This is a predicted structure of a 106-nucleotide RNA (SAM riboswitch aptamer (S box leader)) from Bacteroides sp.
RNAcentral holds the sequence, with entries from Ribocentre.
Taxonomically the source falls in Bacteroides (Bacteria, Pseudomonadati, Bacteroidota, Bacteroidia).
Rfam family: SAM riboswitch aptamer (S box leader). Rfam describes the family as follows. The SAM riboswitch is found upstream of a number of genes which code for proteins involved in methionine or cysteine biosynthesis in Gram-positive bacteria. Gene Ontology term of the family: regulation of gene expression.
């Protein structure tokens, strides 16, 4: 970096540095933000994908439960709305892309 698979309307708060953004990319929208964005970083916290336990099934996968000390990611708003391809409608709806994060393969 690529490429599979799963899952994204829940859920989670302060300091310190820092000094204007910022909400994935593009667009139109609409939010936040000098009563301090973005970023670093320090405590807490939320989660339960991995890795631990434990029960169950299959005999290859798989489901369930407990813990939260490890790997980790999170902590405004449905990925914050709608479009960005196809299909179909006046509209309407479907279904994909794509982003995110996690196993895992190169």
């Nucleotide at each position: 970096g690529a490429g599979u698979u799963a899952u994204a309307g829940a859920g989670a708060a302060g300091g310190g540095g820092g000094g204007a953004g910022a909400g994935a990319c593009c667009a139109g929208g609409c939010u936040c933000u000098g009563a301090g964005a973005a970023c670093c970083u320090c405590u807490a916290g939320c989660a339960a994908c991995c890795a631990g336990c434990c029960c169950u099934g299959c005999c290859c996968g798989g489901g369930g439960g407990c813990a939260a000390a490890g790997g980790u990611g999170c902590u405004a708003a449905u990925a914050c709305c709608u479009g960005g391809c196809c299909c179909g409608u006046u509209a309407a709806g479907g279904g994909g892309a794509u982003u995110a994060u996690a196993a895992u393969u190169u």